[in-house]
Context: one part of a larger RNA
RNA sequence: UGGCGGGGGCCCGCACAAGCGGAGGCACAUGUGGUUUAAUUAGAUGAUACGAGAGGCACCUUCCCCGGGCUUAAAUUGCGCGUGGAUAAUGUGGAAACAUCUUUCCUGUAAGGCAUGUGUGAAGGUGCUGCAUGGUUGUCGUCAGCUCGUGCCGUGAGGUGUCGGAUUAAGUUCCAUAACGAGCGCAACCCUUAUGUUCAGUUACUAACAGGUCAUGCUGAGGACUCUGGAGAGACUGCCGUCGUAAGAUGUGAGGAAGGUGGGGAUGACGUCAAAUCAGCACGGCCCUUACGUCCGGGGCUACACACGUGUUACAAUGGGGUAAACAGAGGGAAGCGAGCCCGCGAGGGGGAGCAAAUCCCAAAAAUCCCUUCCCAGUUGGGAUGGUAGUUUGCAACCGGAUCACAGGAAGCGGGAAUCGUUAGUAAUCGGGGAUCAGAAUGCCGCGGUGAAUACGUUCCCGGGUCUUGCACU
Numbered sequence: 001u002g003g004c005g006g007g008g009g010c011c012c013g014c015a016c017a018a019g020c021g022g023a024g025g026c027a028c029a030u031g032u033g034g035u036u037u038a039a040u041u042a043g044a045u046g047a048u049a050c051g052a053g054a055g056g057c058a059c060c061u062u063c064c065c066c067g068g069g070c071u072u073a074a075a076u077u078g079c080g081c082g083u084g085g086a087u088a089a090u091g092u093g094g095a096a097a098c099a100u101c102u103u104u105c106c107u108g109u110a111a112g113g114c115a116u117g118u119g120u121g122a123a124g125g126u127g128c129u130g131c132a133u134g135g136u137u138g139u140c141g142u143c144a145g146c147u148c149g150u151g152c153c154g155u156g157a158g159g160u161g162u163c164g165g166a167u168u169a170a171g172u173u174c175c176a177u178a179a180c181g182a183g184c185g186c187a188a189c190c191c192u193u194a195u196g197u198u199c200a201g202u203u204a205c206u207a208a209c210a211g212g213u214c215a216u217g218c219u220g221a222g223g224a225c226u227c228u229g230g231a232g233a234g235a236c237u238g239c240c241g242u243c244g245u246a247a248g249a250u251g252u253g254a255g256g257a258a259g260g261u262g263g264g265g266a267u268g269a270c271g272u273c274a275a276a277u278c279a280g281c282a283c284g285g286c287c288c289u290u291a292c293g294u295c296c297g298g299g300g301c302u303a304c305a306c307a308c309g310u311g312u313u314a315c316a317a318u319g320g321g322g323u324a325a326a327c328a329g330a331g332g333g334a335a336g337c338g339a340g341c342c343c344g345c346g347a348g349g350g351g352g353a354g355c356a357a358a359u360c361c362c363a364a365a366a367a368u369c370c371c372u373u374c375c376c377a378g379u380u381g382g383g384a385u386g387g388u389a390g391u392u393u394g395c396a397a398c399c400g401g402a403u404c405a406c407a408g409g410a411a412g413c414g415g416g417a418a419u420c421g422u423u424a425g426u427a428a429u430c431g432g433g434g435a436u437c438a439g440a441a442u443g444c445c446g447c448g449g450u451g452a453a454u455a456c457g458u459u460c461c462c463g464g465g466u467c468u469u470g471c472a473c474u
Stems, first nucleotide, its partner, number of pairs: 002473001003471003007468007015458002019422004027312007034304002064299007076122009088103002091100003124288002127286003133282002135277003138273001140271001145184006151160003164175003190265004195233001197231005205222002209220003236259001239253001240251004315415001319374004325368001331362003336355002341350003387406002390403003428450004433445002
């Protein structure tokens, strides 16, 4: 100087408290451990691994296992030599890869291109080392800190500045001051959302005028309204009262769409954990080279006495079933989205209008509301598991896809110790979209609908900041 303390002071955070809803019990989905296996590829492991990398494992992916092939090789490329008119097709064997047979065949003098064989120089490796590395990332933490120049103090390590008194979300600002300044952070600048103004008006809109329909901005038209998207305004403790030297604090204040950082996002200082990643990529070293490379068929990554994490559905009446009626936002669409119509109980099939989209389509929003039924039961709650008959994607659904119909109908009656999230359009709850993708979400990412309760307070638990003190550590 730091670090640590079951030392002290001050302060903060869904840290506790006050509320709400969960998880821990059941069933299933998914990840992990373990076990099993020919293989169940490998990495990640307190917080900071475990619906994470993987934004999608039937083949492929794919690294693993079994079997069958190839060895300049799957691909790219330099050079030498040989052959062939490029190249393509058929047959045979085979699980395929591949092997083999036959036929065909460019410009053209040559040379050459091209193909193939061979030799050679490069290859190839998801093999090892993240404790050799780059790059990227997690975490402390969006915490308020981390430093420098000159000066001053100290023999020196170092200190001061950065401390003190106030204040702030903030090393934010003010005052004081052997310090005076400055940098990286904070804040602001950026995006989005909430309100006017102005400009513009199609595919959006429809008040007035006119036409028309069973009906509809359907049509003429309009530029008012909604909306869209460019510019600009607006919020700054600016104004008022009170407190204060100031910074600032406070108010059932005014005005205002919005008030004291308006809400949300992006943005992550110096550094810590030899944290993670050699399997995204790159790269040093080491190792393999008829194999640790590479191609193909099949299997496995989907196993199952068990244990844990994360989720989904429930255990019901604030509910389940039925009939009828209503209201979104944000997205996606050409090897695509696919209306109306016909067939089917349905999944879906047939057919195909329109649309590279404010025009057409996906598209039905669902909770909600009205009426009705059930009457507290393992039930008209709950839907696991297996059965039968189907649909669809795909070369192919046996291992091992999704989905539809019928019948059957398991556990579970609110969950021990202990534990998680959350402070407002939030929690909770309800549906809808997208990426990946042939097909395959209860996961992920973004969207709107309905819409709460509670916060006395900082004694305590956890984490952090700052000053100070003790120390056998540095």
About this RNA:
The prediction has a mean pLDDT of 82. The part of an RNA shown here (small-subunit ribosomal RNA, 3' major domain) has 474 nucleotides and comes from an uncultured bacterium. The RNAcentral record of the full RNA draws on ENA.